RNA sequence: GGAUCCAUAGCUCAGCGGUAGAGCAGCGGGCUCAUAACUCGUUGGUCGUAGGUUCGAAUCCUACUGGAUCCACUA
Repeated sequence: GGAUCCAUAGCUCAGCGGUAGAGCAGCGGGCUCAUAACUCGUUGGUCGUAGGUUCGAAUCCUACUGGAUCCACUA
C1' cells in the first nucleotide's frame, strides 16, 4: 500500500427498509429469622462519526475513525 470482516444498553449478542430486543448486570418487590438461590416488576441505547438514497435507514451507498485477519512491499 491492497483485500475482507467487525463497531447496536454497563457486558455478551440478536435485529439486514416500517420508528430497537434478549440474556447477564443494576434498581424495587415477593419468598426467608437473615443471606444466597428462586420468582415478579422495572431502569437503561443521538445503533462509531459525517454525508447521500428513500415517504421512511441500525439495515442500502460513499467517505472517515477505531479494531481483527490475510496479502504485498521495505533492511
Transfer RNA from Armatimonadetes bacterium CG07_land_8_20_14_0_80_40_9, 75 nucleotides, folded computationally. Its mean pLDDT, the model's own confidence on a scale to 100, is 83. Rfam family: tRNA. Rfam describes the family as follows. Transfer RNA (tRNA) molecules are approximately 80 nucleotides in length. The organism belongs to Armatimonadota, within Bacteria.